[in-house]
Context: one part of a larger RNA
RNA sequence: CAAUCAUUAAGGAACUCGGCAAAUUGACUCACGUAACUUCGGGAUAAGGUGGGCCAUUCUCAUUAGGUAUAUUUACCGAUAGAAAAGGAAGCAUAGAAUAGUGUUGUACGACUGUUUAAUUAAAACAAAGCACUUUGCAAAGUUAAUAACGAAGUAUUGAGUGUGAUGUCUGCCCGGUGUCGGCUGGGUAACGGAUUUGCUUAAAGUUAAAAGAUUAGGCUUUGAUGGAAACCCCGAUAAACGGCGGCCUUACCGAUGAGGGUCCUAAGGUAGCGGAAUACCCUGGCCGUUAAAUGCGGUCUUGCAUGAAUGAUGUAACGAUACAACAGCUGUCUCGAUGAUUGGCUCA
Repeated sequence: CAAUCAUUAAGGAACUCGGCAAAUUGACUCACGUAACUUCGGGAUAAGGUGGGCCAUUCUCAUUAGGUAUAUUUACCGAUAGAAAAGGAAGCAUAGAAUAGUGUUGUACGACUGUUUAAUUAAAACAAAGCACUUUGCAAAGUUAAUAACGAAGUAUUGAGUGUGAUGUCUGCCCGGUGUCGGCUGGGUAACGGAUUUGCUUAAAGUUAAAAGAUUAGGCUUUGAUGGAAACCCCGAUAAACGGCGGCCUUACCGAUGAGGGUCCUAAGGUAGCGGAAUACCCUGGCCGUUAAAUGCGGUCUUGCAUGAAUGAUGUAACGAUACAACAGCUGUCUCGAUGAUUGGCUCA
């Protein structure tokens, strides 16, 4: 000097990003006590208090080693345990060591128990029961390249997929775009099919003075009518499908505000709620409380740069090694250090 322990006057979070670490509390007992809130189960060991070992006294239809008396049985003494009430002695200290909850309040998030980044993240993330939508009629949908197999020795109260996430109160408007589903009078179209059509050419017979042209039987090539599916155009439905949810002007008897009016655009113009929020730029928003002092926290206001309803909205008892704020207790965290012990180092020998 470091690590690990122990103690510490007065103060008691003044430390610090932050009470980190440490300290406090502690098991048991009770004819003590226990709030708001609540899904009536909880909250709750809430909080807050009492007691304790030993000796003596009394009681017990308690259990009785043992002893005494007695013919058995019973009685008495004694021991243990329990209870009662007031006493006593010793010590600094009687749950005498070890083991062994700090408590309370408010807010946010997530209902809860559970799961997770083995070796930097345990959470507000995942899951969850519940809710909803889509799909599936059985040779089911779905999984697979395919057979098999699973689904299922199941059968729509089944199985599969997706979103939300207990419960309570609720879940508004928009189908123009994208998607999905349905319809079909019409338009539109591939393969197919080959009506029609262009040119060349082989052979034959015949014609002609010779060719050309024509004819018959073939080959190659070109054209491509009518017909002809889904998609798409078209017509509807659908938002707990993907998603979206406005400007400007004016107006009530001071002023302010704007119930109301006008106008433009839109598929429709954000409803109920909540709101400086895990979302608010301006901004440390205004006000109140908390403090001596508050960019904190809680409440309230609120046109919200850029909240908002299963991409869920808003409350909520219980729960949480969650995050934030406050209070009580407690303390070497600190004012501000000090002392001692153990181990290691260092110095000297």